[in-house]
């Protein structure tokens, strides 16, 4: 340094489910609490897929939501085999 990830240090996030709050909502955000993760870091204005609304006899079409659903992008801790 690339590649991998260890029953390794040294930290690090935090599912579901409680409460409080913001949203029609699907969610977010905060407090608790851990189911897991080596990117569960950024990023949803790359692609895709799932949800939600709202229009529409349908087809579909619009505005969201999600990065803890995949692949692509950008960053970056640790180092045993």
């Nucleotide at each position: 340094c690339c590649u991998c990830g260890a029953c390794a240090a040294a930290g690090g996030c935090a599912a579901a489910c409680c409460c409080g709050u913001c949203g029609u909502g699907a969610g977010g955000c905060g407090g608790g609490g851990a189911c897991g993760c080596a990117a569960a870091g950024c990023a949803a204005c790359g692609g895709g897929g799932c949800c939600u609304u709202c229009a529409c006899g349908g087809a579909u079409g619009a505005a969201g939501g999600u990065a803890g659903c995949c692949c692509a992008g950008c960053c970056g801790c640790c180092g045993a085999a």
This is a predicted structure of an 81-nucleotide RNA (c-di-GMP-I riboswitch aptamer) from a Solirubrobacteraceae bacterium. Rfam family: c-di-GMP-I riboswitch aptamer. Rfam 15.1 lists 5,092 matches to the family in 1,772 species. The organism belongs to Solirubrobacteraceae, within Bacteria. Model confidence (mean pLDDT): 88 of 100. The model forms 100% of the base pairs in the Rfam consensus.